A computed fold for an 87-nucleotide RNA, annotated as SAM riboswitch aptamer (S box leader). Its Rfam family is "SAM riboswitch aptamer (S box leader)". Rfam describes the family as follows. The SAM riboswitch is found upstream of a number of genes which code for proteins involved in methionine or cysteine biosynthesis in Gram-positive bacteria. Gene Ontology term of the family: regulation of gene expression.
[in-house]
RNA sequence: AUCUUAUCGAGAGUGGCGGAGGGACAGGCCCCGUGAUGCCACGGCAACCUACCAGGCGGCACGGUGCCAAUUCCCGACAGAUAAGAG
Numbered sequence: 001a002u003c004u005u006a007u008c009g010a011g012a013g014u015g016g017c018g019g020a021g022g023g024a025c026a027g028g029c030c031c032c033g034u035g036a037u038g039c040c041a042c043g044g045c046a047a048c049c050u051a052c053c054a055g056g057c058g059g060c061a062c063g064g065u066g067c068c069a070a071u072u073c074c075c076g077a078c079a080g081a082u083a084a085g086a087g
Base pairs, nucleotide, nucleotide: 002086003085004084005083006082007081008080013042014041015040016039017038021031022030023029025076027074028073043068044067045066048064049063052059053058072079
């Protein structure tokens, strides 16, 4: 790479750098020099795995990830994302 399972109408942003695109893809609709995308720092949300407590299914948030415009923004597809596992 690929496969399996689960979830995707909740939640959570400030500062610095930088300077034109961005929201995966097509169509739409939006965001953006009142500074986007990205990177860094700090902060936060959540609870998939792990640790610990509990042992009727929950709690916690130490550790591994993830996430912090819009229902995965809407819609379409043999689509995508994330987690855990397989290989």
The coordinates come from a structure-prediction model, not an experiment, and the mean pLDDT is 84.